[in-house]
RNA sequence: ACCAGAAAAAGCCAAACCCUGGGGGACCGGGGGACGGAAAGCCACGGAUCUAAAUAAAGACAGCCGGGUUACCUUA
Numbered sequence: 001a002c003c004a005g006a007a008a009a010a011g012c013c014a015a016a017c018c019c020u021g022g023g024g025g026a027c028c029g030g031g032g033g034a035c036g037g038a039a040a041g042c043c044a045c046g047g048a049u050c051u052a053a054a055u056a057a058a059g060a061c062a063g064c065c066g067g068g069u070u071a072c073c074u075u076a
Stems, first nucleotide, its partner, number of pairs: 004074002012037002017032006035063001041069003045066003049060003
């Protein structure tokens, strides 16, 4: 340095649900809350799923799978 995540330490994120705001909607933001997560950090590139006011175009989702990219600690 790469791989790995059994043990250890410092931490981190945060499902459902509730309150509130935005959106036509899927869903998203803030607060509470923890089901869980070794990338549950980021990216819409491929697939899946969802939404689609409709003349069409499109949009959502990274905690669905794959892929790309960055990263803390430690080495049984």
c-di-GMP-I riboswitch aptamer from a Deltaproteobacteria bacterium, 76 nucleotides, folded computationally. The sequence was found by an Rfam model in a public genome assembly. Model confidence (mean pLDDT): 84 of 100.